Record summary:
The prediction has a mean pLDDT of 85. The RNA shown here (c-di-GMP-I riboswitch aptamer) has 85 nucleotides and comes from a Desulfobacteraceae bacterium. It was read from a public genome assembly, where an Rfam model found it.
RNA sequence: CGGAGAAAAAGGCAAACCUGCCGAAAGGCAGUGACGCAAAACUACGGGUCUACAGCUAAAGAGCCAUGACAGCCGUGUUGCUAAA
Numbered sequence: 001c002g003g004a005g006a007a008a009a010a011g012g013c014a015a016a017c018c019u020g021c022c023g024a025a026a027g028g029c030a031g032u033g034a035c036g037c038a039a040a041a042c043u044a045c046g047g048g049u050c051u052a053c054a055g056c057u058a059a060a061g062a063g064c065c066a067u068g069a070c071a072g073c074c075g076u077g078u079u080g081c082u083a084a085a
Base pairs, nucleotide, nucleotide: 012037013036018031019030020029021028022027035072041078042077045075046074047073048070049069050068055064056063057062
């Protein structure tokens, strides 16, 4: 210098439920609230997952489909506090 991350300290984030708003929906924003998180900070580039307004198919039920969404699904990239074996 790099990797790793137990314990402790200073802190940080905020799941679900509920309420309001936006949205066709998934979901997002805000309030409340904490399930948890050492990146549960940012990033939609890759994989995966979710939704299907519109469109297409169909006798019907319904099926297909991302230009929509998910970073608290995984990976990549960038950044950050304290650090033993």